[in-house]
RNA sequence: AGUGAAUAUGGGCAAACGCAUCGAAAGUUGCGGGCGCAAAGCCACGGGUCUAACGACGAAAGUCUAUGGUAGCCGGGUUGCAGAC
Numbered sequence: 001a002g003u004g005a006a007u008a009u010g011g012g013c014a015a016a017c018g019c020a021u022c023g024a025a026a027g028u029u030g031c032g033g034g035c036g037c038a039a040a041g042c043c044a045c046g047g048g049u050c051u052a053a054c055g056a057c058g059a060a061a062g063u064c065u066a067u068g069g070u071a072g073c074c075g076g077g078u079u080g081c082a083g084a085c
Base pairs, nucleotide, nucleotide: 004085012037013036017032018031019030020029022027035072041078042077043076045075046074047073048070049069050068055064056063057062
C1' cells in the first nucleotide's frame, strides 16, 4: 500500500401516533415522537402493491385505467462510516 473483515466507539435515520400543511386520493412536507433499521443514504430501471383525478364503458350503482405514489415491499444501480485480525 492492497484484499478480506470481526467487535466496539462516536454517531446516523425515524414506524405507529399527534398537530399543522400540500394533494382528487394514495400519499408528501414540517414539528413532536420512537417501532425498528448496518445502508431504513440516494435513484422509479424491473416486479409487486396503493390510489383513480382525467379518460373509457354503464340507465345507475359502479367497473377499467397511471401520466400519480410506495426506496421502511423485493430485486437492481450508485454513494458512504468503522477497521481488531
The prediction has a mean pLDDT of 86. A computed fold for an 85-nucleotide RNA from Alicyclobacillus sp. SP_1, annotated as c-di-GMP-I riboswitch aptamer. The organism belongs to Alicyclobacillus, within Bacteria. The sequence was found by an Rfam model in a public genome assembly. Of the family's consensus pairs, 95% are formed in the model.